[in-house]
RNA sequence: AAGAGAGUAGUUUAAUAGGUAGAACAAUGAUCUCCAAAAUCAUAGGUUAGGGGUUCAAGUCCCUUCUCUCUUG
Numbered sequence: 001a002a003g004a005g006a007g008u009a010g011u012u013u014a015a016u017a018g019g020u021a022g023a024a025c026a027a028u029g030a031u032c033u034c035c036a037a038a039a040u041c042a043u044a045g046g047u048u049a050g051g052g053g054u055u056c057a058a059g060u061c062c063c064u065u066c067u068c069u070c071u072u073g
Stems, first nucleotide, its partner, number of pairs: 001072007010025004019056001027043005049065005
C1' cells in the first nucleotide's frame, strides 16, 4: 500500500429474509445459615464504536470516520 473480518450490559456473546435488544457469568437485594460459602428467587445494568443516509420501522441495508485482528506484498 491492497484485500478480508470484527466492534452489542462490567466480561463472554445471541439476535443468518429489516419488525418488542436476549442469555450466561459478574454486581446488588432477599430467603437459607451461629457467620460465611454454596443453593434458590428477584432486581438493576445497553444512546448496539462515532456521524450521516434509505425506510412506516435499522444491531441488521448504504456511505464515511475511529479502533482491533488476519492475509498479500
Predicted 3D model of a 73-nucleotide RNA (transfer RNA) from Fabomonas tropica. Rfam family: tRNA. From the family's description: Transfer RNA (tRNA) molecules are approximately 80 nucleotides in length. Its family is annotated with triplet codon-amino acid adaptor activity in the Gene Ontology. The coordinates come from a structure-prediction model, not an experiment, and the mean pLDDT is 82. The organism belongs to Fabomonas, within Eukaryota.